[in-house]
Molecule: Bacterial RNase P class A
Organism: Flammeovirgaceae bacterium
RNA sequence: AAAUCUGAGUGUCUUAUCGCUCCGUAAGGAGAGGAAAGUCCGGGCAACACAGAGCGACGUACCGCGGGAAACCGCGGGUUCUUUCUUUUAAGGGAAAGAAACAGAUAGUGCCGCAGAAAAUAUACCGCCCGAAAGUGGAGCUUGCUCAUACUUCCGGGUAAGGGUGAAAUGGUGGGGUAAGAGCCCACCGCUUCUUAGGUAACGAGGAAGGCAGGGUAAACCUUGCGUGUUGUAAGACCAAAUAACCGGCGUUUGAGGGCUGCUCGCCCGAAGCCGCGGGUAGGUUGCUAACUCCCAUUGGGAAGAUAAAUGAUAAGGCCAUGAAGUGUUAUGCUUCAUGGACAGAACCCGGCUUAUAGCUCAGAUUUCAUU
Numbered sequence: 001a002a003a004u005c006u007g008a009g010u011g012u013c014u015u016a017u018c019g020c021u022c023c024g025u026a027a028g029g030a031g032a033g034g035a036a037a038g039u040c041c042g043g044g045c046a047a048c049a050c051a052g053a054g055c056g057a058c059g060u061a062c063c064g065c066g067g068g069a070a071a072c073c074g075c076g077g078g079u080u081c082u083u084u085c086u087u088u089u090a091a092g093g094g095a096a097a098g099a100a101a102c103a104g105a106u107a108g109u110g111c112c113g114c115a116g117a118a119a120a121u122a123u124a125c126c127g128c129c130c131g132a133a134a135g136u137g138g139a140g141c142u143u144g145c146u147c148a149u150a151c152u153u154c155c156g157g158g159u160a161a162g163g164g165u166g167a168a169a170u171g172g173u174g175g176g177g178u179a180a181g182a183g184c185c186c187a188c189c190g191c192u193u194c195u196u197a198g199g200u201a202a203c204g205a206g207g208a209a210g211g212c213a214g215g216g217u218a219a220a221c222c223u224u225g226c227g228u229g230u231u232g233u234a235a236g237a238c239c240a241a242a243u244a245a246c247c248g249g250c251g252u253u254u255g256a257g258g259g260c261u262g263c264u265c266g267c268c269c270g271a272a273g274c275c276g277c278g279g280g281u282a283g284g285u286u287g288c289u290a291a292c293u294c295c296c297a298u299u300g301g302g303a304a305g306a307u308a309a310a311u312g313a314u315a316a317g318g319c320c321a322u323g324a325a326g327u328g329u330u331a332u333g334c335u336u337c338a339u340g341g342a343c344a345g346a347a348c349c350c351g352g353c354u355u356a357u358a359g360c361u362c363a364g365a366u367u368u369c370a371u372u
Base pairs, nucleotide, nucleotide: 001368002367003366004365005364006363007362008361009360010359012318013317014316015315016314017313018312020031021030022029023028033343037354038353040352041351042350043349044348045232046231047230048229052265053264054263055262057228058227059226060225061224062077063076064075065074066073067072078102079100080099081098082097083096084095085094086093087092103223104222108221109220110217111216112215125163126162127159128158129157130156131155133153134152135151136150137149138147139146140145141144171189172188173187174186175185176184190212191210192209193208194207195206196205198203236286237285238284239283247276248275249274250273257269258268259267260266293303294302295301296300319341320340321339322338323337324336325335326334327333
């Protein structure tokens, strides 16, 4: 200096003309985001309830501190795993970066297909070792017998170190030992029990004893701790207009039906009930704007309110990016022309999480090149 990645900010500006919506008598003023998106989480607010309890359902889960109404966020730490570097004979150890849906597998149940000998009441496919029998080759001399060894076939026994299958094979590495092997023995790592001291804690470190063990999976059911009224602005409130009853069935103050509530118990309201058949209306006002928020500033002011849905179009100039031509400098540049300027669109409001995002600026990391 360039490229890539990560995080944060910003994310077109001014003027004129015409147009749209709202406020206002008028003059005039205001008019879409960092995510407005997804509808995932929490809350305000509204209605029901004011009587709750149990079950169920849903959510949540390492430790500490801080912010917050909560959701969640920030900082620091711990454990496990992955990648890179480093150390060790090796397993293992150390450092950095990243990730974790990070309570529990000895409460119980389930699952681990295929492959493989075998995935649990564990086990032997290849291989290795020992023995016996038979055969081929070799040596000897007694010429068909003996000897030892190599190979092959089959049988019996031993083995779980080596190889194979698999995501995973029943502690691991190194050494000794053995016929060959195995915690069979030893050292180290791991595991179990006891113990010392460090830390607020999650947890880590040391010592002693013991050859000591089938694993994984809970984003499977489940268990444990903590938490939770229900529904949701199409919630609700009000106004206007219109109408439609008849008939049939069932049941009922010994409480039908309705509500709290998904179910049970319980509590409350309660007589114009429920079902079938048939008819009317679907219009308007409000909720709907100054908030748990933001901006300006000083004790104030301001921040869209639509309802099929407004917040736009044109012109000129500026800014940023790319390309072409010309010109100039040690270098950075300058002029003209052309093209383009991301994701995207309020709908009761607020706080989070997730997803999308051209270009520019800042910070960090990695790689490459050049110079010293």